[in-house]
Molecule: small-subunit ribosomal RNA
Organism: uncultured bacterium
RNA sequence: AGAGUUUGAUCCUGGCUCAGGACGAACGCUGGCGGCGUGCUUAACACAUGCAAGUUGAACGGAGCACAUUAAGUAGCAAUACGAGGUGUGCUUAGUAGCGGACGGACGGGUGAGUAACGCGUGAGUAACCUACCUUUGUGAGGGGGACAACAGCUGGAAACGGCUGCUAAUACCGCAUAAGACCACGACCUCGAGUGGGGUUGAGGUAAAAGAUUUAUUGCACAAAGAUGGACUCGCGUCCCAUUAGCUAGUUGGUGAGGUAACGGCCCACCAAGGCGACGAUGGGUAGCCGACCUGAGAGGGUGAUCGGCCACACUGGAACUGAGACACGGUCCAGACUCCUACGGGAGGCAGCAGUGGGGAAUAUUGCGCAAUGGGCGCAAGCCUGACGCAGCAACGCCGCGUGAGUGAUGAAGGCCUUCGGGUCGUAAAACUCUGUCCUAUGGGAAGAAAAAAAUGACGGUACCAGAGGAGGAAGCCACGGCUAACUACGUGCCAGCAGCCGCGGUAAUACGUAGGUGGCGAGCGUUGUCCGGAAUUACUGGGCGUAAAGGGUGCGUAGGUGGCUGAUCAAGCCAGGGGUGAAAGGCAUUGGCUCAAACUAUUGUGAGCCUUUGGAACUGGUCAGCUUGAGUGCAGGAGAGGUAAGUGGAAUUCCUAGUGUAGCGGUGAAAUGCGUAGAUAUUAGGAGGAACACCAGUGGCGAAGGCGACUUACUGGACUGUAACUGACGCUGAGGCGCGAAAGCGUGGGGAGCAAACAGGAUUAGAUACCCUGGUAGUCCACGCUGUAAACGAUGGAUACUAGGUGUGGGAGGUAUCGACCCCUUCCGUGCCGCAGUAAACGCAAUAAGUAUCCCGCCUGGGGAGUACGGCCGCAAGGUUGAAACUCAAAGGAAUUGACGGGGGCCCGCACAAGCAGCGGAGCAUGUGGUUUAAUUCGAAGCAACGCGAAGAACCUUACCUGGGCUUGACAUAUCCCGGGAAUCUCCUGGAAACAGGAGAGUGCCUCGCAAGAGGAGCCUGGUGACAGGUGGUGCAUGGUUGUCGUCAGCUCGUGUCGUGAGAUGUUGGGUUAAGUCCCGCAACGAGCGCAACCCUUAUCUUUAGUUACCAUCAUUCAGUUGGGGACUCUAGAGAGACUGCCGGUGAUAAACCGGAGGAAGGUGGGGAUGACGUCAAAUCAUCAUGCCCCUUAUGUCCUGGGCUACACACGUGCUACAAUGGCCUGAACAGAGGGAAGCGAAACCGCGAGGUGGAGCCAAUCCCAUAAAACAGGUCCCAGUUCGGAUUGUAGGCUGCAACUCGCCUACAUGAAGUCGGAAUCGCUAGUAAUCGCAGGUCAGCAUACUGCGGUGAAUACGUUCCCGGGCCUUGUACACACCGCCCGUCA
Repeated sequence: AGAGUUUGAUCCUGGCUCAGGACGAACGCUGGCGGCGUGCUUAACACAUGCAAGUUGAACGGAGCACAUUAAGUAGCAAUACGAGGUGUGCUUAGUAGCGGACGGACGGGUGAGUAACGCGUGAGUAACCUACCUUUGUGAGGGGGACAACAGCUGGAAACGGCUGCUAAUACCGCAUAAGACCACGACCUCGAGUGGGGUUGAGGUAAAAGAUUUAUUGCACAAAGAUGGACUCGCGUCCCAUUAGCUAGUUGGUGAGGUAACGGCCCACCAAGGCGACGAUGGGUAGCCGACCUGAGAGGGUGAUCGGCCACACUGGAACUGAGACACGGUCCAGACUCCUACGGGAGGCAGCAGUGGGGAAUAUUGCGCAAUGGGCGCAAGCCUGACGCAGCAACGCCGCGUGAGUGAUGAAGGCCUUCGGGUCGUAAAACUCUGUCCUAUGGGAAGAAAAAAAUGACGGUACCAGAGGAGGAAGCCACGGCUAACUACGUGCCAGCAGCCGCGGUAAUACGUAGGUGGCGAGCGUUGUCCGGAAUUACUGGGCGUAAAGGGUGCGUAGGUGGCUGAUCAAGCCAGGGGUGAAAGGCAUUGGCUCAAACUAUUGUGAGCCUUUGGAACUGGUCAGCUUGAGUGCAGGAGAGGUAAGUGGAAUUCCUAGUGUAGCGGUGAAAUGCGUAGAUAUUAGGAGGAACACCAGUGGCGAAGGCGACUUACUGGACUGUAACUGACGCUGAGGCGCGAAAGCGUGGGGAGCAAACAGGAUUAGAUACCCUGGUAGUCCACGCUGUAAACGAUGGAUACUAGGUGUGGGAGGUAUCGACCCCUUCCGUGCCGCAGUAAACGCAAUAAGUAUCCCGCCUGGGGAGUACGGCCGCAAGGUUGAAACUCAAAGGAAUUGACGGGGGCCCGCACAAGCAGCGGAGCAUGUGGUUUAAUUCGAAGCAACGCGAAGAACCUUACCUGGGCUUGACAUAUCCCGGGAAUCUCCUGGAAACAGGAGAGUGCCUCGCAAGAGGAGCCUGGUGACAGGUGGUGCAUGGUUGUCGUCAGCUCGUGUCGUGAGAUGUUGGGUUAAGUCCCGCAACGAGCGCAACCCUUAUCUUUAGUUACCAUCAUUCAGUUGGGGACUCUAGAGAGACUGCCGGUGAUAAACCGGAGGAAGGUGGGGAUGACGUCAAAUCAUCAUGCCCCUUAUGUCCUGGGCUACACACGUGCUACAAUGGCCUGAACAGAGGGAAGCGAAACCGCGAGGUGGAGCCAAUCCCAUAAAACAGGUCCCAGUUCGGAUUGUAGGCUGCAACUCGCCUACAUGAAGUCGGAAUCGCUAGUAAUCGCAGGUCAGCAUACUGCGGUGAAUACGUUCCCGGGCCUUGUACACACCGCCCGUCA
């Protein structure tokens, strides 16, 4: 310090979210030790039990005990013993604010309910006050009196608690005396103060005191003065939210008098006056203890008010006083209330917001501990007593800080886990192992400081901290995250499921985002989550924001308060500046410092502060006062301009209506019609009349007005602006919350008016519907007067004022100058109104002296989108409604400007068999073929608008074959120079079962290499049995892929480098003017070049030359039935090499260009015809079934073999074809003419047989030689005569032929017989621009056989194109866009 998120991308605006810090926290997982802190935020809810405030016997009576003394008396002979009672001493004791007295219970401790207040903070004031204990000073304490408790007796009550009678003491109580001084009232004088007045001196008068105790040290008491401490009251300033709370107030505000208080005061009372507070926010409502401080922040700020400290308030709830120095009193009293408890039912008792503790509430917060040893407090002379204040301990990772869970060496990189491309990588020096250490820990021994004071005594904590030696790596690591933000990645599982998620978003079969594992990252006795606060957020902007289009300028003016304000001089000193003083508690923070081993925590004669108060000075600026000025503002005078406003009057054109005339069948209206009007005479036309409304031309980004707005003419009244002049005033100015006016249209009220137009309404059309658009009618209304409403995209979406900051060019109204005879023209200047444009500004668009520039002043308004300008409340209105104006909830966007595309029933230009002009078809029939559907055991699968459907398939009887039925096999039909174990040569023949596959059996056969005499052993190859690796899959996913292909489209486009422009996406280039089939070329140009495409290069065809001349050719010569042979190399042809065409030449047009038009020559002319060739990309286009391939799935089966069946089914629908419907024809006969191909498991001649398919036959040919192989249409002749035919051939029967193991399902062909539909095809629709369409046949591939299909070949051989308005598709430019999955888009409403 920023980041993510709106878009295809960009810039901006703007919200949401994250990273940081903090906490009295809580929750989840985990948990070794210590130090220091902290711990009911909720129910100021209710409380059992114990404790938390007593002390004093040195004030006092009494009681108990002890002792002393005295002593009635008793016992005893006596000594003596006992001893009631009295006296005294010592000790103990108690008293619940009551036996009587004194001090303390007003402190300490708790809580935050109330309180928006002089409550708190801060600073002043009291001349308006009090203060026990403490300190200092002064003065004093003389002499008397009367009671009441305790106690005793009697007595009431359950108790609490009393009642009556009697006795008694005091430092208890009460008179009297005294009065230094005090107080009260009356005088005199001095002095001080801002004032009421204060202080002092003095005169005489009045009033009020006291207490003793004792150990003889002391201490207590009374009065007065002062100090100190503590309090009381008053004032300035500050102190939350709501104006949808705007008025509040009757002791209220003030006065006089009296009362009351420590004291001022309506504090209280009587009387009098009518005030007081409030937009600078009264009153009301809500919320809240305030502060030092704490958290955060760069700061300014924002939030909080736990612990510690100051103040306040409260003590079950409400009220009240008493006592006292002090209370209206937490552990006092009284009254009332609620609740709880006791009761003998008559009555009583109680108050944990003290410390523990209990219940309850809650996400949640501890022990019914120890001690007064320390610190502090109360009482006491003291010893001492009391002290849940406090000091400690216990519980809790609640927080902060510190420490540990080991250290070193250690590579076969062990085992194991995970991943893997199977090679390895990683956990990982990590472990093990070896060598060490001892913090914490365990046990033992020693053992504090805290303790002061003259000495002694005194330690809860605690045998704690700490120290010593000993023991042993032993007892001590988790949590979260790993898609981006944000450090950290893989595997498996799951399959929009389960789940995650702070935001964006992940998950629909290859998830780094879910769950688990391994690994990694982060922090670490903690780690995450949740909540809250600040930050980031300049997202309320004082520091530090905005308002043309993003949210935001009030519709407009006048003007009040307020804010703000020209020049000069003087003065004051409020603001301001400087110096000094007081305060700013302590603690805290920061810096420094000290000692606990360090740290946290603690410590200190340390430094550091805004503010407030006070004082002394200054005078530039702001402000106040005084005096002046004229430039701001206003007035006067002189002018001209104008749809400025109001009222009255006047005018012509037009529409409509009425009357009359002429006149006849229509008018009107529309895209086309109809409703409507018209023979009862319309429309049209002529004349006359009525009435209302609006004012053509002039007319102009011209004028006027604050805005709304204002348009015929005349008159009257009237507002403002402008120019000139410089006579007058002398800052009188600007803005303007509230307030008051004006304010389009529509609407409302009352009364008029009503021609045209025209909501509503009616009818006619349109349409799927048409409550619309169009048409015919038509009422409010529009018009006038008066009143109301108060809103508009009331817009320049731009508040007002002032000043400054380049120009250019129009236009309206003035003035001046120059010139002129004059009017123009020209120049200067002021005011208005436009355009262009520099600087500047802006997110961009744009604005640019009429600012959206540079500045100042004032007002209004904004703070994400929706909900919503809605609800409620208030105000206004007759109503309609207006104005003010939320929240719940919900989304992560909503939005502005610009960019590139795409799209438009937007525009411009252009092209294409795109339309048009033509020709032939398809759609109707029969058949063939493909598809859908249906059926089926199966009818295998794929292809689906164009761009699936005679497509994959260049050919399903078996095979193919992937499908179905049934029967078999399981290392397999196939692969590994496979490996291991066993047998056997390989191979061949036969038998049985069977549909075959297969299963079972028999026989023949014994080879090659090495060793060996041989027997035999070993080996190579092959076969077979077993075993495991593996094979296999036309199983899935074309949305995981490669490759291949289709399509836009053979359309002319698609891009890059450098430069330039732009904040950027991007633009430029590639746009423009021409031209082309073409981004083809030329010219221009901030572009200059380049690449992929176009074109050309390639093949073929059209002409010629040349070379060559067999199997091709044959003009001349000879020869033959025959180019058959000789011969020829001319021609044709073949196939090599060349030539040729390039807008090259001429003319015209064009810009002197590119190019186009015409012409010449030429076989061919403007890419000559045809082919191959397909840019960047689009369609998640097609194909996992050509092939390849990731992942998933099957493994005695989803593999493999076999038999039979199916892919050929058939109510139906569609596509593509064939054949036809006939005479441009059918049939018959006959002496024409091709090209291109194929041929060895082949083509197959002649000849013969058969009506024919075909058969026999086998010559020739590996092909310019032989064969397939007679081309057909055409042409010539004949026949048919318009018909379901001599058209048409489907269908069916019979008999045959061919291929093939095999033609039943299910082939082709032949002959004879049969002879269906069909007479040119609805809506709709396809192809084709020349050797093309149409028509005719031929060949080939596939193939045993099977062709109407496909691919080629040649023969015959047209018609038409005016043209580009329209349909379809495409290209370029431009424009709009809320689309970007891109119009098959987006999106609104209703219903479910």